[in-house]
RNA sequence: GAUUUUGUAGCUCAACGGUAGAGCAAUGGGCUGUUAACCCGGAGGUUGAAGGUUCAACUCCUUCCAAAAUCGCCA
Numbered sequence: 001g002a003u004u005u006u007g008u009a010g011c012u013c014a015a016c017g018g019u020a021g022a023g024c025a026a027u028g029g030g031c032u033g034u035u036a037a038c039c040c041g042g043a044g045g046u047u048g049a050a051g052g053u054u055c056a057a058c059u060c061c062u063u064c065c066a067a068a069a070u071c072g073c074c075a
Base pairs, nucleotide, nucleotide: 001071002070003069004068005067006066007065010024011023012022013021018055027041028040029039030038048064049063050062051061052060
C1' cells in the first nucleotide's frame, strides 16, 4: 500500500430497512446480626465521523478515522 472483517451502554454482545435491547458491572431498595449470595427497581446510548438513498437507516451506498487478519512493497 491492497483486500476482508470489526466499531452499538463502563465491559461482553444482540437488534428482517419499521419502538435501540440483554447479561455482567456500577447504583438505590429488600433480605441478613454483618458481609457474600439471592430478590426487586430505576438509571446508563452522538449505534466511530461526515455525507447520500429512503416515508423510515445500527442495517444500504460514498468518503474518512481506528483496530484486527491476510497478501504485497521497501530495507

This is a predicted structure of a 75-nucleotide RNA (transfer RNA) from an uncultured Ignavibacteria bacterium. Rfam family: tRNA. By type it is a transfer RNA. It was read from a public genome assembly.